[in-house]
This record gives sequence, C1' cells and structure tokens, in this order.
RNA sequence: UGACAGGAUAGGCUGGGAGGUUAGACCUCUCUUAUUACUGCAAACGGUCUAUAUGGCAGAGCCGAAGCUUGUAUAAAGGCUUUAUUAUAUUAAAGUAGUCUUAAAUUGGACAAUGAUGUUUUGUCCUACAGGGUCGGAUUAAUUAAGAACCAGGUCAGGCCUUGAUCGGAGCAGCCUUAAUUAAUUAAGCUGGCGCUUGUAGGGUAGCAAAACAGAGAAAGAUUUAAGGUAGCUACUUGAUAUAAUAUUGUCGAUAUACAAGCGUUCCUGUCA
Repeated sequence: UGACAGGAUAGGCUGGGAGGUUAGACCUCUCUUAUUACUGCAAACGGUCUAUAUGGCAGAGCCGAAGCUUGUAUAAAGGCUUUAUUAUAUUAAAGUAGUCUUAAAUUGGACAAUGAUGUUUUGUCCUACAGGGUCGGAUUAAUUAAGAACCAGGUCAGGCCUUGAUCGGAGCAGCCUUAAUUAAUUAAGCUGGCGCUUGUAGGGUAGCAAAACAGAGAAAGAUUUAAGGUAGCUACUUGAUAUAAUAUUGUCGAUAUACAAGCGUUCCUGUCA
C1' cells in the first nucleotide's frame, strides 16, 4: 500500500403522491400507491414551521461506510380532465300512436219456435198533491177508582166547656162528599214517525218483472275505416341532468430500470501478500 474478516462511529432507512385546507409548506382528514419495515402522545375555532418551510415531542428497531440528493430518458399503477358512443335513472316541453266516445263494414256466434231482435201496456224507481191504516206525544173533555195532619165542606161517638137540670157550644178520631192531584179507559182536534197502503198527475240513463202483439235472428269479443277528444295513463321520438362502461384529449404521477452530477467514502483490531 492492497485484499479479506470482525468491531466502532459519522450517517442513512422505517415511505410517496393527488385532493382538501393554508399567505405558503408539512401533519391529523379523504383517496391512491409502495416496502422486510415502526411504537406512543396531542392536533380542524387545529398541531409544527417559514421558500434553509417537505411536520412536532418522546421512544425503539434495522443498515452501516453504507448510502442520500438532484437531473435526464424509458416504462408505468392510479388520480384529475376533454370529446364521443352505449346503457340506466330522473326530468321539462312538444309531437305521434294507443287507451276513451260515436258511426259503419267485415268477422264472430253465447243465446234462440220451451219464442231471438222489436213494439205497446202495467208494475217496480223518483217527485208533487189528496187520503186511509198503524204506533206514539202533549192538551181539553167525560167516566171509573184512589185522594186532604195543622189549613175544604158536612155529620160529629168519646171526652171537654156552660147550666140547678134540660137545651146548647167548640170540636179530635171515625165516616161521607170533594178540590189540587194520581192511574186507567174513551172521544175530539193538534203534532211526530212507519220496510204499511190507495188514487191522480208527471218524470226517468236504462235495468228488472208481468201481460199482449209479432215471427227469426242475434249478445260479448276481434279487425278495419271515418269523425271527435286528449285532464290522466302507457309506448316511441327530441332535449337536459346524473351515474356506469368503452375508447379518446391533455395533465399530474407512486414505483422500477439505465445514465450523469453533487456530498460522503472515517476510525480501530487481526490475518495474508
């Protein structure tokens, strides 16, 4: 001096990016990506910093003269973004068609001589008027029964009062009559109700039932055409918004590789030459 082995230390690593936020940077937050790879404390009215900003405090592990930083090129997860297409959802307006109504034609053939379509009448339904019946309500009247302690009337035993006695007087109970009143029945008019009922007149989308006339068709449904209508509903067309997928424009970019540059490349021990 060089090489090898071991040890020590300087130092390095234990992540990065986009968004959001900020005067700006980082962190806690959201998303994304990478590694063998950290722990704890506090942190959005926030925590630490100042273009030397690329977190703070504390602790630990690994590597170890390793490596770190910067730039260029290629590839590249992923994010953001432009445009287009497709699909889905929502929504505004308009249009068309259908659903709706009427008519006609075609089709169809439930049903039909045990009588189709149809015509007439009546009833059922509704309104008005005039009644009847029935069930109640209160009022008046009549009849019957009941019906008054003081305070209805009559008659008043007993007892009480008066008298020489008689007569007489007041008068309780009882009895009779009766008022107010209570109950029942009947009648009259008033009033309310009724799945009741009669008659007259009128109405009624068309239905149901009955009777009469007449004598062979005919209901629903379907298709087409014409006219009408569109408040609502359905479908289609056009527009707008949002989401997803694919492609595309631009941009950022974890990470990997290669090259170049900068800083660093220390110390100790041992062995060999």
Predicted 3D model of a 273-nucleotide RNA (Archaeal signal recognition particle RNA) from a Candidatus Woesearchaeota archaeon. Its mean pLDDT, the model's own confidence on a scale to 100, is 76. It matches the Rfam family "Archaeal signal recognition particle RNA". Its family is annotated with SRP-dependent cotranslational protein targeting to membrane, signal sequence recognition and signal recognition particle, plasma membrane targeting in the Gene Ontology. For this family Rfam cites "Structural basis of signal-sequence recognition by the signal recognition particle" (Hainzl et al., Nat Struct Mol Biol, 2011). It is annotated as a non-coding RNA gene. NCBI's taxonomy places the organism under Archaea, Nanobdellati, Candidatus Woesearchaeota. It is recorded under the gene name ffs.